[in-house]
Context: one part of a larger RNA
């Protein structure tokens, strides 16, 4: 010096991206327990007290003066009685995901997947969907309270406008529309050409957004100023509703104000003209839960100020 332990006065996160690591807490009995809440929980919340051994008494079970358990009184030893080992640190705010669960065997366990619930579409059974050139098979010896496929993802409050484009569904007087067929031309045949008829499809007409998707601009305007309820105009299929908002989304940006700190590019609460939020590509909340992300506080500490000692195993030196 490396690895593994252990102890440190005073300070106590000043360390660091970050309390990562370590320390601290810890069992049982008992007192006590906020906020929120889906009334189940949160909760071992938090925060206190006691704890060994000896003697005696009372009570419960018991047939019992046995045994076991519970309670009380007195005494007694040590620095220390859950004496070692084992054995929760706690509290508060925000984000995401409701939850238990699943996942990248070998860098990712998560906010990703799944989920119960919601919703849409298809399907009347010789079904829809799937495997298979086919025979045949699965779903299923099931039958719409079922099966298949898509999206969303507990619960609560909700889920706005647009069918112009694309898709899908339905309809279709009419147009278009191939081969075959009919007919005709080429002197007979062949080959070829023309005309007629016609399916699906397309055109056309409607519908459909929890289908794919989309959801504007300019100018003027109110008795100081500002703002613009309001008006004019261009334009669109329709011009973003309720909400939320500097956000896991905000470029400018370390936005502005407030709280937190001695000091904060942090965090939280507001505001909000949103570069480029927004409603099952779900929007906004949300108790409980989380080896999830982030901020603060208490306790605690060799993380640090600032290093030092001790115990082991190596390395190293000598034999």
């Nucleotide at each position: 010096c490396u690895c593994g332990a252990u102890u440190a006065a005073g300070g106590g996160a000043a360390u660091u991206c970050g309390g990562a690591a370590a320390a601290a807490u810890g069992g049982c009995u008992u007192c006590g327990u906020a906020u929120c809440c889906u009334u189940g929980g949160u909760a071992u919340a938090a925060g206190g007290a006691g704890u060994g051994c000896c003697u005696g008494a009372a009570g419960a079970u018991g047939a019992a003066u046995a045994a076991u358990c519970u309670u009380c009184a007195g005494g007694u030893c040590g620095c220390a009685g859950a004496g070692a080992c084992c054995g929760g640190g706690g509290g508060g705010g925000u984000c995401c995901g409701a939850c238990u669960g699943u996942u990248u065997a070998u860098u990712a366990a998560a906010a990703a997947c799944a989920c119960a619930g919601g919703u849409c579409a298809c399907a009347g059974c010789a079904a829809a969907c799937c495997c298979g050139a086919a025979a045949g098979g699965g779903c299923u010896c099931g039958c719409a309270c079922u099966g298949u496929g898509g999206c969303u993802g507990a619960c609560u409050c909700c889920u706005g406008c647009u069918c112009a484009c694309u898709g899908c569904u339905a309809g279709u007087a009419c147009g278009u529309g191939a081969a075959a067929c009919u007919u005709u031309c080429u002197u007979u045949c062949a080959a070829g050409g023309g005309a007629g008829c016609u399916a699906a499809g397309c055109g056309c007409u409607a519908g459909u957004g929890a289908a794919g998707a989309g959801c504007g601009g300019a100018c003027c305007u109110a008795a100081c100023u500002c703002u613009g309820a309001g008006g004019u105009u261009c334009u669109u299929a329709a011009g973003g509703u309720a909400g939320c908002g500097u956000a896991a989304u905000a470029c400018c940006u370390c936005g502005u104000c407030a709280a937190u700190u001695a000091a904060u590019u942090g965090u939280u609460g507001a505001c909000u003209u949103g570069c480029a939020u927004g409603a099952a590509u779900g929007g906004a909340g949300u108790a409980a839960c989380g080896a999830g992300a982030u901020c603060c506080c208490c306790a605690c500490u060799g993380u640090c100020c600032c290093u030092a000692g001790u115990c082991g195993a190596g390395a190293c030196u000598c034999a």